[in-house]
Small-subunit ribosomal RNA from an uncultured bacterium, 1402 nucleotides, folded computationally. Its mean pLDDT, the model's own confidence on a scale to 100, is 82.
RNA sequence: UUAGAGUUUGAUCCUGGCUCAGGAUGAACGCUAGCUACAGGCUUAACACAUGCAAGUCGAGGGGCAGCGGGGUGCAGCAAUGCACUGCCGGCGACCGGCGCACGGGUGAGUAACGCGUAUCCGACCUGGCCUUCACUCCGGGAUAGCCCCUCGAAAGAGGGAUUAAUACCAGAUAUGUGGAAGGGUUACAUGGCACUUCCACGAAAGAUUCAUCGGUGAAGGAUGGGGAUGCGUCCCAUUAGCUUGUUGGCGGGGUAACGGCCCACCAAGGCGACGAUGGGUAGGGGUACUGAGAGGUAGGUCCCCCACAUUGGAACUGAGACACGGUCCAAACUCCUACGGGAGGCAGCAGUGAGGAAUAUUGGUCAAUGGGCGAGAGCCUGAACCAGCCAAGUAGCGUGAAGGAUGACUGUCCUAUGGAUUGUAAACUUCUUUUCCGGGAGGGUAAAGUGAGCGACGUGUCGUUCAUUGCAAGUAUCCCGGGAAUAAGCAUCGGCUAACUCCGUGCCAGCAGCCGCGGUAAUACGGAGGAUGCGAGCGUUAUCCGGAUUUAUUGGGUUUAAAGGGAGCGUAGGCGGACGAUUAAGUCAGUGGUAAAAUCGUGUGGCUCAACCAUACCUCGCCAUUGAUACUGGUUGUCUUGAGUGCACAAGAGGUGGAUGGAAUUCAAGGUGUAGCGGUGAAAUGCGUAGAUAUUGGGAGGAACACCAGUGGCGAAGGCGCCUUUCUGGACUGUGUCUGACGCUGAGAUGCGAAAAGCCAGGGGUAGCGAACGGGAUUAGAUACCCCGGUAGUCCUGGCCGUAAACGAUGGGUACUAGGUGUAGGAGGUAUCGACCCCUUCUGUGCCGGAGUUAACGCAAUAAGUACCCCGCCUGGGGAGUACGGCCGCAAGGUUGAAACUCAAAGGAAUUGACGGGGGCCCGCACAAGCGGAGGAACAUGUGGUUUAAUUCGAUGAUACGCGAGGAACCUUACCCGGGCUUGAAUUGCAGGAGAACGAUCCAGAGAUGGUGAGGCCCUUCGGGGCUCCUGUGAAGGUGCUGCAUGGUUGUCGUCAGCUCGUGCCGUGAGGUGUCGGCUUAAGUGCCAUAACGAGCGCAACCCCUCUCCUUAGUUGCCAUCAGGUCAAGCUGGGCACUCUGGGGACACUGCCACCGUAAGGUGUGAGGAAGGUGGGGAUGACGUCAAAUCAGCACGGCCCUUACGUCCGGGGCUACACACGUGUUACAAUGGGGGGUACAGAAGGCAGCGACCUGGCGACAGGGAGCGAAUCCCAAAAACCCUUCUCAGUUCGGAUCGGAGUCUGCAACCCGACUCCGUGAAGCUGGAUUCGCUAGUAAUCGCGCAUCAGCCAUGGCGCGGUGAAUACGUUCCCGGGCCUUGCACACACCGCCCGUCAAG
Repeated sequence: UUAGAGUUUGAUCCUGGCUCAGGAUGAACGCUAGCUACAGGCUUAACACAUGCAAGUCGAGGGGCAGCGGGGUGCAGCAAUGCACUGCCGGCGACCGGCGCACGGGUGAGUAACGCGUAUCCGACCUGGCCUUCACUCCGGGAUAGCCCCUCGAAAGAGGGAUUAAUACCAGAUAUGUGGAAGGGUUACAUGGCACUUCCACGAAAGAUUCAUCGGUGAAGGAUGGGGAUGCGUCCCAUUAGCUUGUUGGCGGGGUAACGGCCCACCAAGGCGACGAUGGGUAGGGGUACUGAGAGGUAGGUCCCCCACAUUGGAACUGAGACACGGUCCAAACUCCUACGGGAGGCAGCAGUGAGGAAUAUUGGUCAAUGGGCGAGAGCCUGAACCAGCCAAGUAGCGUGAAGGAUGACUGUCCUAUGGAUUGUAAACUUCUUUUCCGGGAGGGUAAAGUGAGCGACGUGUCGUUCAUUGCAAGUAUCCCGGGAAUAAGCAUCGGCUAACUCCGUGCCAGCAGCCGCGGUAAUACGGAGGAUGCGAGCGUUAUCCGGAUUUAUUGGGUUUAAAGGGAGCGUAGGCGGACGAUUAAGUCAGUGGUAAAAUCGUGUGGCUCAACCAUACCUCGCCAUUGAUACUGGUUGUCUUGAGUGCACAAGAGGUGGAUGGAAUUCAAGGUGUAGCGGUGAAAUGCGUAGAUAUUGGGAGGAACACCAGUGGCGAAGGCGCCUUUCUGGACUGUGUCUGACGCUGAGAUGCGAAAAGCCAGGGGUAGCGAACGGGAUUAGAUACCCCGGUAGUCCUGGCCGUAAACGAUGGGUACUAGGUGUAGGAGGUAUCGACCCCUUCUGUGCCGGAGUUAACGCAAUAAGUACCCCGCCUGGGGAGUACGGCCGCAAGGUUGAAACUCAAAGGAAUUGACGGGGGCCCGCACAAGCGGAGGAACAUGUGGUUUAAUUCGAUGAUACGCGAGGAACCUUACCCGGGCUUGAAUUGCAGGAGAACGAUCCAGAGAUGGUGAGGCCCUUCGGGGCUCCUGUGAAGGUGCUGCAUGGUUGUCGUCAGCUCGUGCCGUGAGGUGUCGGCUUAAGUGCCAUAACGAGCGCAACCCCUCUCCUUAGUUGCCAUCAGGUCAAGCUGGGCACUCUGGGGACACUGCCACCGUAAGGUGUGAGGAAGGUGGGGAUGACGUCAAAUCAGCACGGCCCUUACGUCCGGGGCUACACACGUGUUACAAUGGGGGGUACAGAAGGCAGCGACCUGGCGACAGGGAGCGAAUCCCAAAAACCCUUCUCAGUUCGGAUCGGAGUCUGCAACCCGACUCCGUGAAGCUGGAUUCGCUAGUAAUCGCGCAUCAGCCAUGGCGCGGUGAAUACGUUCCCGGGCCUUGCACACACCGCCCGUCAAG
């Protein structure tokens, strides 16, 4: 000393990118702002600059004296004062001279460099001022500024003349110094150093004064500062690979302080480069700063060091030092002045201005301190510096009050709303404190210094002491007193990540957004409010850097399938390398020394009240040197044999190459036989064929390829290699252990191979089959395809290119190690044996299974994807794109190398569950098939669409809407339209007040609602009043208005399909699996067997109802066998309960029995028995769920909306419209029929405002009477069938629409708009296209009957009832739907999915 999260999916694991939370900043922007301390402030235009200041000083170097002050003299004047003269004094402009101006300050343009950093060296160098030591300071000279005079010029300035000084300049003398020559001595590290002797040449000086001193010259040394050289380190691009002629070196010169091609002449031909030269781009470097666990990454602002620069470019001068920011010269650009002739300037110094920009301050004070220059000093100068000002621009500290205070006040907000929650101890109020603020007062230190004067001491230039004096900031910091909570809080956020939630508004709009994503009427995501959370004098946003990111991985990643192994050999450089010794000490390790500037960082301690800040001490990478150590690596050397190679022996093989040969088949040409087709396809056609094809037969020609054998068999580096034989030739294996003695492995570049396919060459040959292009025929909407008929390049040989493939084991090469089992190919050995086989052992190759291990999983597993080492290639999100540009290669085609802009939040791997498949297997269903009857054509009924309308109210819309909601629209219903009314309202009800019985016949107006009129007309009472009604006010109303996508409830459908799940266990990292799979069986996840599962739940089945048989019980209204009576007849009567029947209770059916099959479950049978046989038939019963399925108009309900109307009442109209389209039905089209006549037989239901027998009338609907029956008693009440007869195939004696007339009934009322009856009329229609529906037995078909609703009825509908009563099912290929298993998948809104390309529009 190491933290993660969101986002790919229906879910999972992994890979992988994107995004966030942290820290930082010379920042900017938005909102806000009380104080203090410390630090900071043009990152852009090295853009241009007005103005002021930033470098002067020395009179103790000099001549002097303009200006200032003083003195003196003269004049005027009483004086003050004024004027003139005087360098006499203080001083001093300008000038000569000295020193300084090369420091300090600014900036980062240039520079990829010995520029910087670090280390070393200079035996190749310089150094003013400073320090130490020694010596000297002698003697002369001539000028020149200034001043004065003159000239030119607008100015800047220039020129001339005269005079003059110096610590200015020059000559001479001396000099231990320098240079040259010679000599020996000493020392050392190449070219050297030191000391000495002789000779030659050259070279010094300055004075000043107030007498303390300060200077000057030479030499030697030191210190400081500089100059130079070298090792190492120091950005990106190889789509920059070759660069270089003063280039590399030498000899000799020149130049420099000094070395050097630094420069020059000559000579040589070198030098640099894959360890990245050269070129291009970018950039001042370092100490350090930020971040990070670290390694790293990024940065180089402030402070310090170095470098470079000073408008741009060049150059030198002076000087100790410059090629000089505030010096000179030249050139250029720009600006300014001008008399147009000519001049002046350089803020990247401090302020300041303009410009640029998102953006960066005062034209401040002081030299008091620190430091610098000059000076003997006082002192002067100093935009260095110290202070102050501005700026929240950063860091740190403080405050905006503290304690108490609940009927938890009011307001606000919210809610489940009589009430509660929250704001909130918050406020008010009480007490307290005074940092800050205001007022007043005191006020240290920065100065232990410096300066001047005096005194003293001694070591005579130092120290001590006294006095005086020096403060910008500033009366500031700080302290004291007084006053009084007084002067002081915001910003962002609140969907997840991420702490913090509600209401309103809005309605895919407005907007938000870092990522995922919010917003389409109930938004915790937009805007506002209330509340909350976070931080707080700040808070957010933006930009940039590091982190998280192990997402470039040295620490610390990968490469079968996610991105990624080069197509494969050989081999260069390089990297790595067997055993045993010796030696060395390069790497390595240890000690010591030097350096690593300071600041910074870290640790300790201390100072500002604390902290930030500051001070101090210690620590510190690295580099160099030195002394040691020697295990390992390296170097040198010796030895070895196991790695590697080699000899010998053996034998396997489609290894390669050239030649020769062979048969089968296709095609072709000629001949024979033979006749009408052949060929081809899903079906055809084009094509071939009577000029003789196809077929068949014998011989011939030519090219290409080699059946069977043949095998997860062999060989080869890979590509690849297959008839037989042969030439030449490569490699591997085994055995042996002869020889060499590490000779090895890998391999960037380089180089040969590279198949094969394709392709190329106006190459050469060859061409049978096949066959791009092309032609034709089909298919198709089209078909430049798939299919067919032809067919050229090509395929083949030879010569040469090309260099790529899913060149794959999607798996680079080498070495070693790590359980087994079982095939196969090639060898060897052993036991045994006469021999062989078998068996055992072993080596090499090639397969399968599998353990450990490993992997995201799938899988791999001695032929590793395991465990390790060595070397190489390659990867870093998807798309753009293997594209563009450039280079290289190529004849070309093209190959190789290989980006970016832009864009997305994913792209991807493996596995899981579903769904799906014109995948597979098994199975079921009136699903098909086999049948019967319909629909689709006609007319009508009814519903829907559409259209129309004032309105044609609304809903339902594939299956799963459409005779559906509606099981009754003339008014009502009614929701729609028109018109007329009402507004506490049509209904119910509380409270308060008032009035009155209520109710209201009648009449009037009116379409009615309604309004008016008003005959008549109360009850109870405890005497308070109450009941009932009306009016007024008020509180509740009302809404078939919207949202079925806010809901409850109910319903449809998949589907009465057999499924859907759970607990525990087990398996899997996980989603999940197992169970529920498999075999058999069933109608069934029904059961049996098997089984890492064992059990259980919801479904299935059963339990319930109806029906079928029997028994029992009870017999009235039912029944009538027996007995009796009786009628035309009849259970009509007595009687009976046997039978039927009705009601109640029970029994029966379970594969129980038999036979066969089967382990079992179970199956089969004209089986037995039985009324019924394998669920007997029918009904009710509908798992988890799906369709945001239907319904806010049945009901309920959240939210929204209307309130003299979207409520409500009334009259009338509409829902009934009608060119048309569809669904569902009815009636038909006729003879299995129609008409007429006759004669039978049900079940279930209903009935009092009812059913109504029966009688009468009417052709009839019906009417007038009317028994019986609230019903096993009475009534409604059958038809088809059967019998007789007629019609005879026709638009009819079929069919009945439509229309005319006349009626009946219901009802307030049948005009819009009822049903029925009678008479008359007599339409379409002669069995229905494509297509389509129902039904498997008492079913279909057919026949009638009843009921609900209802005054009546548009009912042909719906729900029930019985009568008559069939046909067919071979079977599961196909259509539709479904179930289980399995497989594929890029689908998951789940195939009505996903998705690609073209075209069109924008």